[in-house]
RNA sequence: CUAAUACGGGGCGAUGGAGUUCGCCGUAACCGCCGCGAGGCUGAUGACUCCUACCAGAGG
Numbered sequence: 001c002u003a004a005u006a007c008g009g010g011g012c013g014a015u016g017g018a019g020u021u022c023g024c025c026g027u028a029a030c031c032g033c034c035g036c037g038a039g040g041c042u043g044a045u046g047a048c049u050c051c052u053a054c055c056a057g058a059g060g
Base pairs, nucleotide, nucleotide: 010025011024012023013022016051017050018049019048020047021046032041033040034039
């Protein structure tokens, strides 16, 4: 100096926040789908729970 591995720490998982958990990444992980185009569709989660926002229906 280079490479690999382990630990610690950190980051990421299509739109916000928190907790738990899973997975992934370190020259990266990640950046939804349909359509030639125009344009259209689902969802605030990777998964679970809660809050906020949004949407639909019913009642007061």